[in-house]
This record gives sequence, C1' cells and structure tokens, in this order.
RNA sequence: GUGGGGCGCACCUAGGGUUCCGCCGUCCUCGGAUGGGCUGGUCCAAGAGGUGCAGGCAGGGCUGCGGCCUUGUUCCACGGCGGGAUAAAAGCCCGGGAGAU
Repeated sequence: GUGGGGCGCACCUAGGGUUCCGCCGUCCUCGGAUGGGCUGGUCCAAGAGGUGCAGGCAGGGCUGCGGCCUUGUUCCACGGCGGGAUAAAAGCCCGGGAGAU
C1' cells in the first nucleotide's frame, strides 16, 4: 500500500414526529368537519445505548462419526454538511460514509 473477514435478530430506551386514538379550541345538519405536537397511547428508533438469543473462535467431554453437551471469549469506536423514506420526523437509511486522530 492492497484485499478479505469481524458489524445478525428480537425486546427495550435516549430520541422522533403526527397516519390513527386521545386531549384542547372552533363550527355544525349532532353523524361529524376543522385547527393545534398538545402530557400521552398506536407508530418509527440508535455502528459508536441496554438486555437477551443466535453465530464465530478456543479448551474439555461424549459420540451411532451425522453431531451433541459444557466452559471461556467475542476488542475498539471522534464524526459533519447534504440527501432519502414513511403520514411526518429523528442518534432511522446513505454511514464503522466524507473527514479527523
């Protein structure tokens, strides 16, 4: 200098807006219509947040040789502008990107 792998899923949270519910206001033909993100519920949600499971690697044991059980381990991580999706927005996606050290 180059290439490959290491980055999985589920639940949750920081956070996010407003399709639906709810709340408040106005109108009304009393069925609804409309305005307001408004503490909330539904909903979205972290590479650098949490928990669990799975997977990888190493050791040990068993085995009908297909595999099974068990123990340990699975590090580090500063980060725009801008664009995209969804109803809309976001620590979502572009992106472990550009860049920095």